[in-house]
Molecule: c-di-AMP riboswitch aptamer (ydaO/yuaA leader)
Organism: Micromonospora cremea
RNA sequence: GGACCGACACCGCCGAGUCGCUUCCGAGCGAGCCGGGGACCCAGGUUUUCCGGGGUGAAUCCGCAGCCACUGCGGUAGGGCGUCCACCUUCCCGCCCGAACCCGUCAGCUAACCCGGUAGGCGGUCAGGAAGAAGGA
Numbered sequence: 001g002g003a004c005c006g007a008c009a010c011c012g013c014c015g016a017g018u019c020g021c022u023u024c025c026g027a028g029c030g031a032g033c034c035g036g037g038g039a040c041c042c043a044g045g046u047u048u049u050c051c052g053g054g055g056u057g058a059a060u061c062c063g064c065a066g067c068c069a070c071u072g073c074g075g076u077a078g079g080g081c082g083u084c085c086a087c088c089u090u091c092c093c094g095c096c097c098g099a100a101c102c103c104g105u106c107a108g109c110u111a112a113c114c115c116g117g118u119a120g121g122c123g124g125u126c127a128g129g130a131a132g133a134a135g136g137a
Base pairs, nucleotide, nucleotide: 010124011123012122013121014120018031019030020029021028022027032118033117034116035115036114037113042108052106053103054102055101056100061075062074063073064072065071066070078097079096080095081094082093088132089131090130091129092128
């Protein structure tokens, strides 16, 4: 000097997953945010009822191959990031994701009303370029 690992603080990213109060320190109660169920009307001529159906989520679909349960490769609807003016919209460029889980035969939309969640996982020695709108000082 470099690489790797760990701890703390700070800054930042995905995500609804933040904040306040109380606490016997197990947790509880709220606010904010998020999700589900649930009428008339509409959906209205089709569909479902084992070829079950549905939900959260950006994560859906197509092709090829294999040992065809499933896995791999390529693409794709869709999504995220690029922080020394923040936020919003758009364009170009670059880098990524394109999963997983849940309900249990059952749910279209849906006012009133009812129910639930408020986790988890990452990064911080390299720095993207423009346009517009709005706001603040």